[in-house]
Molecule: SAM riboswitch aptamer (S box leader)
Organism: Verrucomicrobiota bacterium
RNA sequence: CGCUCAUCCAGAGUGGCAGAGGGUACGGCCCGAUGAAGCCACGGCAACCGGUGGAGCUGACGUGCUCGACGGCCAGGUGCCAAAUCCGGUCGGAACUACAAAGUUCCGGCGAAGAUGAGAA
Numbered sequence: 001c002g003c004u005c006a007u008c009c010a011g012a013g014u015g016g017c018a019g020a021g022g023g024u025a026c027g028g029c030c031c032g033a034u035g036a037a038g039c040c041a042c043g044g045c046a047a048c049c050g051g052u053g054g055a056g057c058u059g060a061c062g063u064g065c066u067c068g069a070c071g072g073c074c075a076g077g078u079g080c081c082a083a084a085u086c087c088g089g090u091c092g093g094a095a096c097u098a099c100a101a102a103g104u105u106c107c108g109g110c111g112a113a114g115a116u117g118a119g120a121a
Base pairs, nucleotide, nucleotide: 003119004118005117006116007115008114013042014041015040016039017038021031022030023029026088027087028086043081044080045079047078048077049076050074051073052072054067055066056065057064085113089110090109091108092107093106094105095104096103097102
């Protein structure tokens, strides 16, 4: 740089330096001098890897009951800490405006691209 698999509607900040961009690309639409990106310090979240291990009910212990092979817990390795992966493909359904066409919103399926993790080569 590619390949395979999984996840992506939730969650998560303060301060300092710095000084105009940033949200993947494209088009929108947003964020930004009430301070963008980046760097540092401490903090947090919990997708994967890792570690540990059943969880819930009962005022407590014990007993008992229910559920379960992963849910719980930890936060070591990555990652992440505005907006659904911010939205934008296609098929189907519903509602609204509406003669129709077209448009808007919501739900479901299938995909494309991307991000992150793990694995193999």